The RNA shown here (c-di-AMP riboswitch aptamer (ydaO/yuaA leader)) has 197 nucleotides and comes from Streptomyces pristinaespiralis. The model forms 92% of the base pairs in the Rfam consensus. The sequence is in RNAcentral, with records from Ribocentre. Model confidence (mean pLDDT): 75 of 100. The source organism's lineage runs through Bacteria, Bacillati, Actinomycetota, Actinomycetes and Streptomyces. Its Rfam family is "c-di-AMP riboswitch aptamer (ydaO/yuaA leader)". About the family: This family represents a conserved RNA structure found upstream of the ydaO and yuaA genes in Bacillus subtilis and related genes in other bacteria. Gene Ontology terms of the family: cyclic-di-AMP binding and regulation of gene expression.
[in-house]
RNA sequence: UCCGGGCGGACGCUGAAUCCUGCCGCCGCACCGGAUGUCUGGUCGACGGAAUUGCAUCGGCAGGAGUGGAGGACCCGAGCAGUACGGCGUGACCGGUGAUGCCGGACACGCCUUGGGGUGAAGCCGCCGCGGCGGCCGGGCGUCUUCGCCGUCCGAACCCGACAGGUCACCCUUCACAGGCGGCUGACGAAGGGUUG
Repeated sequence: UCCGGGCGGACGCUGAAUCCUGCCGCCGCACCGGAUGUCUGGUCGACGGAAUUGCAUCGGCAGGAGUGGAGGACCCGAGCAGUACGGCGUGACCGGUGAUGCCGGACACGCCUUGGGGUGAAGCCGCCGCGGCGGCCGGGCGUCUUCGCCGUCCGAACCCGACAGGUCACCCUUCACAGGCGGCUGACGAAGGGUUG
């Protein structure tokens, strides 16, 4: 000097996933506190620092504010219709049959995911050798906001379990406050702001 990695702090990004209060705990700091002990023949004193006190970070618990989601009401809309209130299992009931069997029907419970639905930007269409490619559209970043230009990246995953129409706010019930990343990122133009040193 270059490359990669680890720990800690601050700052920043995605995302609703932040803030406050109290209690407890680990650790650290302090000009709180001053014990046992050591030095001295002894005293004064010196060394030395335990319990205690205060503060901050982090973790746990409890509560609150705020933000985000779901369902139910109100209201509006839709509706008596289709191949289809999907598949499997259990239970007792009803009907058919010569029947402790078989078939069918509706009910209750349980399981499943192809129908349908939810969170989310994460969708639609075309081609294809089913890996992918292309178009339209949607989302993030380029350390604040808006507009414009340019560049760049993403378009996943999970959940409900046959079931849910829509609505800014109000009413009721309920759930979440995670996870994953970064290293000065375009010294771009215009307007307007803010923070740190």